[in-house]
């Protein structure tokens, strides 16, 4: 780089260098010299991998209370990942709705597309 699988309306930011862009792409809307990107520093925040098995429920398997596996729980040393807004919102399609229509717009679903882990090639 692909591909597969989950997850994305929760959480959690200080100080240094830096010196103008940044929220991926398109519109919009926003953050930014009252200091952006990126960097180091140190705190943090989640439980994806990971770890516990005294507890709880379910399966398989034994057959008398054993082993095993996943679920729920606890944990948070380590490998990532994250610390403005819902992934900041729409974005393609479908369905009920306001609108006389058209044209706008609202909601609700699944989808793309992005991210991040975990296997795989």
């Nucleotide at each position: 780089u692909u591909c597969u699988u989950a997850u994305c309306g929760u959480g959690a930011g200080a100080g240094g260098u830096g010196g103008a862009g940044g929220g991926a792409c398109u519109g919009g809307c926003c953050c930014u010299u009252a200091g952006a990107a990126a960097c180091c520093u140190c705190a943090g925040c989640a439980a994806c991998c990971g770890g516990c098995u005294u507890g709880u429920u379910u399966u398989g398997c034994a057959u008398u209370u054993g082993c095993a596996a996943a679920g729920c729980g606890c944990c948070a040393a380590g490998g990532u990942g994250c610390u403005a807004a819902a992934u900041c919102c729409a974005g393609c399609a479908a369905g009920c709705g306001u609108u006389u229509u058209u044209u706008a717009u609202g909601c609700u679903u699944g989808g793309a597309a992005g991210a991040u882990a975990a296997g795989a090639a």